Predicted 3D model of RNase P RNA and transfer RNA as a complex of 471 nucleotides. The coordinates come from a structure-prediction model, not an experiment, and the mean pLDDT is 75. Rfam match: Bacterial RNase P class A. It is annotated as a ribozyme.
RNA sequence: GGAGAAAACCAGGCGAUUGCCGCUUAUUGCCCUUGUCGGGCAAUAUGGGGAGGAAAGUCCGGGCUCCAGAGGGCAGGAUGGUCCUUAACGGGGACCGGGGGCGACCUUAGGGAUAGUGCCACAGAGAGGAGACCGCCUGUCGUCGCUUUUGCGAAGGCAGGUAAGGGUGAAAGGGUGAGGUAAGAGCUCACCAGUAUUGGCGGUGACGUCGAUAGCUUGGUAAACCCCAUCCGGAGCAAGGCCAAAUAGGGGAGUGUUUGAGAACGGCCCGUUCGAGACUCCCGGGUCAGGCUGCUUGAGGCCAUCGGCAACGGUGGUCCUAGAGGAAUGAUCGUCACCCUGUCGCGGGCAACCGCUGCAGGGGACAGAACCCGGCUUACGGUUUUCUCCGGCC
RNA sequence: GCGCCACUAGCUCAGCUGGAUAGAGCGUCUGACUACGGAUCAGAAGGCCGGGAGUUCGAAUCUCUCGUGGCGCGCCA
Repeated sequence: GGAGAAAACCAGGCGAUUGCCGCUUAUUGCCCUUGUCGGGCAAUAUGGGGAGGAAAGUCCGGGCUCCAGAGGGCAGGAUGGUCCUUAACGGGGACCGGGGGCGACCUUAGGGAUAGUGCCACAGAGAGGAGACCGCCUGUCGUCGCUUUUGCGAAGGCAGGUAAGGGUGAAAGGGUGAGGUAAGAGCUCACCAGUAUUGGCGGUGACGUCGAUAGCUUGGUAAACCCCAUCCGGAGCAAGGCCAAAUAGGGGAGUGUUUGAGAACGGCCCGUUCGAGACUCCCGGGUCAGGCUGCUUGAGGCCAUCGGCAACGGUGGUCCUAGAGGAAUGAUCGUCACCCUGUCGCGGGCAACCGCUGCAGGGGACAGAACCCGGCUUACGGUUUUCUCCGGCC
Repeated sequence: GCGCCACUAGCUCAGCUGGAUAGAGCGUCUGACUACGGAUCAGAAGGCCGGGAGUUCGAAUCUCUCGUGGCGCGCCA
C1' cells in the first nucleotide's frame, strides 16, 4: 500500500430571523348559569418541552383490556444440539457437532429414515435388505480348425455361478492390500473409516478421548405425510370505561321458548353460566366516523459498584424526556467542526505517494412516534479500535 | 390496528400432490393472397416464472425473507 474480518460509537454544534404541535401561568372576548364560585372554547403574551437507530416491515414474544383470572378432549399451529438468560420468545449468551474460508472469522429449521406409508423423473440390467447389459468363470449341445487318438482352441446356442472390472446415474449396499476360489465376494485376515453394545477418564450437559466386543457396513428424502418431546384459549387501544347527539327505534325472510334457538365461544364435541316480545341474515336509516378517558413513570434511561467467560442479574445514587386530529417537531442565513475533489506552499520519501497549513468548489444518507415494552428483519451516511492474509521497501 | 389474497411473454390466463428445452389465446414481426388494405393461410421472435437466500440429485412448484399491488373489518339504533 492492497484485500478482508469483528466490535463499538455518532446521527452535527452554536447564534439570528421566521413558522408548527401540546403543556403552565396571565389578560381579553364568548358560552354553560339570574348572578358568584367553577368549568369549557378562541385569541394574544410569557415560561418550558417537542422523534429514531431503525420511530419502518408487522415477522415473533410479553404487558394492558374485555370475554368464566379461561375448564376437559379432538383437530390445528409453532418450535426442535446442550447448558444458561429472561416477564416471555421462534430472541440473546457460552459451548458441542456439521459445513465454508490460507486466515481473522463466518454459518447451521442441528430430534427420529430398524414405528409405518409415499417418492427417487430421464438414463440404466437393477433405485431398495436390489440387480446379470457387457465382461469373467463352469457345465452341456452341435459346428469349424489343429491333431493318429485322448485332447486343445475359436465363434455360437442353452443351463448356471459371480457384484472384482466396464457402463448408467445425483445416488448402485464401506476403502486399501493379502489369502482364498473355476471365477469371485467380509468368504477369511491385517490396517483404516463408520455403526451398535459396553468399560475407564474429563465435562452440569450436548459431547470429547482412550480401550474392549460384534464382519454389524440395512441408501437418500421428514422446508413429503408422519412419529416423539415441549409450548399455544380467543380477540385486540377500531381493546375497554363514562357522557352526549340524531332517526322511520322502519321493512322482509328464517330459527326458537324447557323437546333450549342463541350468546360468552373462536374449527368441532363435551361441560359451565346466561337465556326469550328473543336471536340470526338481508334491505333501509342515523352519526359523517362526536367528546372525555384509557395515555404515558416504564420488565425506564444514565453513572458507580458487586456476582458471572458472557447474555444477564443484585445493590446504591441520580434524571423525568412528545402524548394530537390522519397526525406538529420545519425553513432560510451566518459561523465552527466533519467528509470529498482540485490546487499554491512547506516537510518526509529513490519513487509511487503521505502529512501539515492556506485557498476555491461541492456534500451531509436512510427515514417520521400514533397504547406501551423486549427482540428479529430490512433501509442507510460516516468515524474509531482490534485482528487476519498478500505485496513492496528498510 | 387486525385478517386475507395475488405477482408466469406486451395483455389475459394455464401449469404449482417437485422431474419440461415453461405452454395457450390475443397482440407484434416476416412471407403468401390482393391493384391496395382488412380478413384468411404459413412461419418466427418474445420469459431467467416479482427480487434474494435456503432445503433437495433436481424448485415456477416447498420454506424463510424482502418488494409491489389489491380486498375486507367502525359506532348507534